RNA sequence: CGAGGCGCCCAGACGAUCGCGGGAUCCUUCGGGGUCAUGAGGAAAGUCCGAGCAUCAUAGGGCAGGGUGCCGGCUAACGGCCGGUGGAGGCGACUCCAAGGAGAGUGCAACAGAGACAGACUGCCUAAGCAGCUCCGGCUGCCGGCGAUGAUGGAAAGGCGAGGUAAGAGCUCACCCACGGCUUGGCGACUUGACCGUGAUGUAAACCCCACCUGAUGCAAGAUGGUAUGGAGGCAUAUGCGGCGGCCCGUCGCGCCUUCGCAAUCGCUUGAGCCUGCGCGGUAACGCCAGGCCUGGAUAGAUGAUCGUCCAAUACAGAACUCGGCUUAUGGACACGCUCGCGCA
RNA sequence: CCGGGUGUAGCUCAGAUGGUAGAGCGCGUGGUUUGGGACCACGAGGCCGCUGGUUCGAAACCAGUCACUCGGACCA
Numbered sequence: 001c002g003a004g005g006c007g008c009c010c011a012g013a014c015g016a017u018c019g020c021g022g023g024a025u026c027c028u029u030c031g032g033g034g035u036c037a038u039g040a041g042g043a044a045a046g047u048c049c050g051a052g053c054a055u056c057a058u059a060g061g062g063c064a065g066g067g068u069g070c071c072g073g074c075u076a077a078c079g080g081c082c083g084g085u086g087g088a089g090g091c092g093a094c095u096c097c098a099a100g101g102a103g104a105g106u107g108c109a110a111c112a113g114a115g116a117c118a119g120a121c122u123g124c125c126u127a128a129g130c131a132g133c134u135c136c137g138g139c140u141g142c143c144g145g146c147g148a149u150g151a152u153g154g155a156a157a158g159g160c161g162a163g164g165u166a167a168g169a170g171c172u173c174a175c176c177c178a179c180g181g182c183u184u185g186g187c188g189a190c191u192u193g194a195c196c197g198u199g200a201u202g203u204a205a206a207c208c209c210c211a212c213c214u215g216a217u218g219c220a221a222g223a224u225g226g227u228a229u230g231g232a233g234g235c236a237u238a239u240g241c242g243g244c245g246g247c248c249c250g251u252c253g254c255g256c257c258u259u260c261g262c263a264a265u266c267g268c269u270u271g272a273g274c275c276u277g278c279g280c281g282g283u284a285a286c287g288c289c290a291g292g293c294c295u296g297g298a299u300a301g302a303u304g305a306u307c308g309u310c311c312a313a314u315a316c317a318g319a320a321c322u323c324g325g326c327u328u329a330u331g332g333a334c335a336c337g338c339u340c341g342c343g344c345a
Numbered sequence: 346c347c348g349g350g351u352g353u354a355g356c357u358c359a360g361a362u363g364g365u366a367g368a369g370c371g372c373g374u375g376g377u378u379u380g381g382g383a384c385c386a387c388g389a390g391g392c393c394g395c396u397g398g399u400u401c402g403a404a405a406c407c408a409g410u411c412a413c414u415c416g417g418a419c420c421a
Base pairs, nucleotide, nucleotide: 001341002340003339004338005336007334009332010331012310013309014308015307016306017305018304020039021038023036024035025034026033027032041316045327046326048325049324050323051322052321053218054217055216056215060249061248062247063246065214066213067212068211069210070084071083072082073081074080085099086097087096088095089094100209101208105207106206107203108202109201121150123146124145125144129142130141131140132139133138158176159175161173162172163171177199178198179197180196181195182193185190222266223265224264226262230260231259232258233257234256235255240254241253242252243251273293274292275291276290277289279288280287281286346417347416348415349414350413351412352411355370356369357368358367364401372388373387374386375385376384394410395409396408397407398406
């Protein structure tokens, strides 16, 4: 200098004028007006997970259904995070992984191929047995044996070499591979080994099995006081209907269903909250302690516009009950006692 | 704001427990007719919304993403 890796931060600042929301306060002729401070994000997004909260019985039993899936920890909880194990990628820094079970059962594996877990298309062999022929050397046929060779396929009964055999084959042996047991170390995933056994196709993001978790709905949840024991139509009268998310049980209530029709107030923002500390414990996620702070709450929906200076100031993008994550979109700055390559000293 | 559904030929739709994609209408060419329509024959047209993953193999299964669309408010 070039190419990467990883971590963290910012999301314009200041001034002037005009405007909007809710809050505090003052004035008022009750219509409103003045003053003050304050007012979107890192993702407010997708709504993919997890919770709080609310109602349904302070949610009951069984079945069905849904979710998660290496190990240990963190957390209110999680499918999140941290640390590890194993595997994959990269020269490397480093990154990625839906990573239980196919040795419980079922299904599927098109085309090709003999055969997809089972067989004989091309082939190899006649040692044994039977029959026939015989020039007595054998030959032919039957009964058979073989899974080595060729071909097919993504995948073909562990691989390769030697021995062995009629021909062959883990049939035997050496080395290697995979799985199970035993064993060494580890809380564990896993791992070590000159030991023993086995050789078993793939697919579970197919059904399924195992372990663990799981009631439903979603602030248009719901609550309060009213218009009010509302209007119209229909069906029922307990072997019925509804609460109760798919079914059954159980339980509670006594009318139920369809349709038409009004707004208000609360829920609503102080919360698993934010900031600071070279604080303490921990490798870390995180926890504890101390001090400080109050920081949007609308309901046709506020958070803006113009000008000037600085400046790279441009991008993605706008809260609607609230938090913790994930994912996706996106402009820029900085650090590295991180890596690789080239050049110079 | 909350909760569902659907994307396949120009249009409307099939295709399912994964095996290489069709139908009707429309379009093109030829035939039939004096000509047109109807009819008959043949044909073209698709990366199954997009991007990844699982698998030997994906329209289908899984994840992410984009677009379209439907429903939902208390009322004793």